[in-house]
Small-subunit ribosomal RNA, central domain from an uncultured prokaryote, 346 nucleotides, folded computationally.
Model confidence (mean pLDDT): 89 of 100.
Its Rfam family is "Bacterial small subunit ribosomal RNA". Gene Ontology terms of the family: structural constituent of ribosome and ribosome.
Context: one part of a larger RNA
RNA sequence: UUGGGUUUAAAGGGUGCGCAGGCGGACCUAUCAGUCAGUGGUGAAAUCCCGGGGCUCAACUCCGGAACUGCCAUUGAUACUGUAGGUCUUGAGUUUGGUCGAAGUGGGCGGAAUAUGUCAUGUAGCGGUGAAAUGCAUAGAGAUGACAUAGAACACCGAUCGCGAAGGCAGCUCACUAAGCCAAUACUGACGCUCAGGCACGAAAGCGUGGGUAGCGAACAGGAUUAGAUACCCUGGUAGUCCACGCCGUAAACGAUGAUCACUCGACAUUGGCGAUAAACGGUCAGUGUCCUAGCGAAAGUGUUAAGUGAUCCACCUGGGGAGUACGGCCGCAAGGUUGAAACUC
Numbered sequence: 001u002u003g004g005g006u007u008u009a010a011a012g013g014g015u016g017c018g019c020a021g022g023c024g025g026a027c028c029u030a031u032c033a034g035u036c037a038g039u040g041g042u043g044a045a046a047u048c049c050c051g052g053g054g055c056u057c058a059a060c061u062c063c064g065g066a067a068c069u070g071c072c073a074u075u076g077a078u079a080c081u082g083u084a085g086g087u088c089u090u091g092a093g094u095u096u097g098g099u100c101g102a103a104g105u106g107g108g109c110g111g112a113a114u115a116u117g118u119c120a121u122g123u124a125g126c127g128g129u130g131a132a133a134u135g136c137a138u139a140g141a142g143a144u145g146a147c148a149u150a151g152a153a154c155a156c157c158g159a160u161c162g163c164g165a166a167g168g169c170a171g172c173u174c175a176c177u178a179a180g181c182c183a184a185u186a187c188u189g190a191c192g193c194u195c196a197g198g199c200a201c202g203a204a205a206g207c208g209u210g211g212g213u214a215g216c217g218a219a220c221a222g223g224a225u226u227a228g229a230u231a232c233c234c235u236g237g238u239a240g241u242c243c244a245c246g247c248c249g250u251a252a253a254c255g256a257u258g259a260u261c262a263c264u265c266g267a268c269a270u271u272g273g274c275g276a277u278a279a280a281c282g283g284u285c286a287g288u289g290u291c292c293u294a295g296c297g298a299a300a301g302u303g304u305u306a307a308g309u310g311a312u313c314c315a316c317c318u319g320g321g322g323a324g325u326a327c328g329g330c331c332g333c334a335a336g337g338u339u340g341a342a343a344c345u346c
Base pairs, nucleotide, nucleotide: 004317005316006315007300008299012314014201015200016199017198021194022193023192025088026087027086028085029084030083031082033081034080035077036076037075038074039073040072041071042070049065050064051063052062053061054060091191092188093187094186095184096183097182098181099180103177104176105175106174107173108172109171110154114150115149116148117147118146119145120144121143125136126135162169163168206247207246208245209244210243211242215241216240220236221235222234223233258313259312260311261310262309263308266291267290268289269288270287271286272285273284274283295302296301319346320345321344328339329338330337331336
């Protein structure tokens, strides 16, 4: 490489958009490029294969045949693919009317809790633990009440719920922005799917500049524990956590399951719409779940939200270690990221 694979054995890119490329709905006509058939030419000899001959045999060699799976030209075939033209509506999109949601961005507001400050009441403890101690407190703490200030997060509702491409998103409200779903008919007429490179987004931590800092809290300090204790426990506590702008670009970025389309038994629950006089019971479309048939699977399991049956496109794997390392390239302020070996060894 061929083949075989990618939930858990090695292997799905973190996610989307998308140029090139690959693939692509129904019907008609034309063309004959691909495709198929015939014919002619060429495809040196040797080699290979088949049938014979010669060296005692064989290797070797000689003769004949076949073959040389290819290319060129030409004559035809026209189902499929391509190309050109035309038509269509079921794929895709648009329109109208509804509807749903923690989808996003910016602003305003709210209450509980915590901490701090001031005042008041009040007196000897508070705090913490397995037990203690460090710590706080007669300079009046802790407790209780009032007022003020600050930052961060939003109890109940709340769910096996919902929304978003993923990361993720939760107090209330306003403005702006985006998407989905449903119903209806009208319109466009294949406008589609996937996507190497590219571009955008991308938790937490980290970095730069400037703010902010209540609580929590790496580092650090102290107290304990212990043989020791650079830990687990306790008292403190700086970065950070928060905001603005700019970087970083990684995660068990997980459903460890790429995207799209078609087909293939059912049961129950639930969310949003439609339909219906309706709280009952059915129907229908789009989601979210549990259980299960066939099938699949090494099994666990999966099972219309497939890991079943097929199609198209992309990504990736090929024994363990060395190693996601070295070197080089690219990116980054740095941390580092990305691409990514070999010797050697089992």